[in-house]
RNA sequence: UGCAUCCAUACGCCGAAUCCCGCCGUCAGCGGGAGUGGGGGACCCAGGUUCGUUGGGGCGAAUCGCUCGAGGUCGAGCGUAGGGCAGGUUCUCUCAGCCCGAGUCCGUCAGCUAACUCCACAGGCGUCGAGGAGAACGCAA
Numbered sequence: 001u002g003c004a005u006c007c008a009u010a011c012g013c014c015g016a017a018u019c020c021c022g023c024c025g026u027c028a029g030c031g032g033g034a035g036u037g038g039g040g041g042a043c044c045c046a047g048g049u050u051c052g053u054u055g056g057g058g059c060g061a062a063u064c065g066c067u068c069g070a071g072g073u074c075g076a077g078c079g080u081a082g083g084g085c086a087g088g089u090u091c092u093c094u095c096a097g098c099c100c101g102a103g104u105c106c107g108u109c110a111g112c113u114a115a116c117u118c119c120a121c122a123g124g125c126g127u128c129g130a131g132g133a134g135a136a137c138g139c140a141a
Stems, first nucleotide, its partner, number of pairs: 011126004018034006035121006045111001055109001056106004064079006082100004088137006094130002
């Protein structure tokens, strides 16, 4: 001097997954409130599904296609619907670059759906390219 790792604090990203109060009280755990998110659930409307086994449905951006391994599960690759990425905040538009395009739950059952009702508030990470236009707010004077 450079690189990597670990710890602490601050800031920030994906995501609904944040804040406050009480009990207990080392941690942890339990209960409640606000807020945010999701499911079930009438009339009306809409509409098929299942049974001879191709069940059906939910959360999520995460669907679909082609090729190869190998002919099935499966694996790999290339694309793709779609999604994400620090100027006070949010949203819309333009250009460029980088990345994701998974997983999982219910259990034969669920369209929409007022009242009503149930559930969750996790987990995983480390970004900082440019210009212009517009809208709604916030702060200061």
Predicted 3D model of a 141-nucleotide RNA (c-di-AMP riboswitch aptamer (ydaO/yuaA leader)) from Pyxidicoccus fallax. Its mean pLDDT, the model's own confidence on a scale to 100, is 75. Taxonomically the source falls in Pyxidicoccus (Bacteria, Myxococcia, Myxococcales, Cystobacterineae). It was read from a public genome assembly, where an Rfam model found it. Its Rfam family is "c-di-AMP riboswitch aptamer (ydaO/yuaA leader)". The literature on the family includes a 2004 paper in Proc Natl Acad Sci U S A by Barrick et al., "New RNA motifs suggest an expanded scope for riboswitches in bacterial genetic control".